A computed fold for a 79-nucleotide RNA from uncultured Geobacter sp., annotated as c-di-GMP-I riboswitch aptamer. It was read from a public genome assembly, where an Rfam model found it. Its Rfam family is "c-di-GMP-I riboswitch aptamer". Rfam links the family to the GO term cyclic-di-GMP binding. The source organism's lineage runs through Bacteria, Pseudomonadati, Thermodesulfobacteriota, Geobacteraceae and Geobacter.
């Protein structure tokens, strides 16, 4: 350095649900909470799913990175 991820260390993130705010909606943000996560760090590039509008097939629009793939970056080290 690559690969791998341990009954390791120090930490990190935070599902459902409750609550306040934002949005027409999918959904997002703050607080509580903790199911989980070794990229659950970053960005919607490809696919998927979802929203809204148009629609004959379908198209456009936005949402989701905790659905998958690919990309970029990163802590630690038991074998």
């Nucleotide at each position: 350095g690559c690969g791998c991820g341990u009954c390791a260390a120090g930490g990190c993130u935070a599902a459902a649900c409750c609550u306040c705010c934002c949005g027409a909606g999918a959904g997002g943000g703050g607080g509580g909470g903790g199911c989980a996560g070794a990229a659950a760090g970053c960005g919607g590039c490809g696919g998927g799913u979802c929203u809204u509008c148009c629609u004959g097939a379908g198209g456009a629009u936005g949402a989701u990175g905790g659905c998958c793939g690919a990309g970029c970056u990163a802590c630690c080290g038991a074998a």